[in-house]
RNA sequence: CUACGAUAAAGGCAAACUUAUUGAAAAGUAAGGACGCAAAGCUACGGGUCUAAGGCAUAUGAAAGCUAUGAUCGCCGAGCUUCCGAA
Numbered sequence: 001c002u003a004c005g006a007u008a009a010a011g012g013c014a015a016a017c018u019u020a021u022u023g024a025a026a027a028g029u030a031a032g033g034a035c036g037c038a039a040a041g042c043u044a045c046g047g048g049u050c051u052a053a054g055g056c057a058u059a060u061g062a063a064a065g066c067u068a069u070g071a072u073c074g075c076c077g078a079g080c081u082u083c084c085g086a087a
Base pairs, nucleotide, nucleotide: 004085005084012037013036017032018031019030020029021028022027035074041080042079043078045077046076047075048072049071050070054067055066056065
């Protein structure tokens, strides 16, 4: 330095849920709260998944259908950065 991940040490993040708020929604942000996480740090680059405002199409009308430019990194892969040092 790389790989690896301990009943180690110092720490870190924060699921569900509640409140407030943004948003058409999915979901995000803040506070509380901890299910868990060795990258549960960052990036929407590839895939998957979620939503459908707008658009398309149908239709007497409603409902329903298709579609991401929206979202998800705590879904996976990829790229970048990174604490400690037992086996």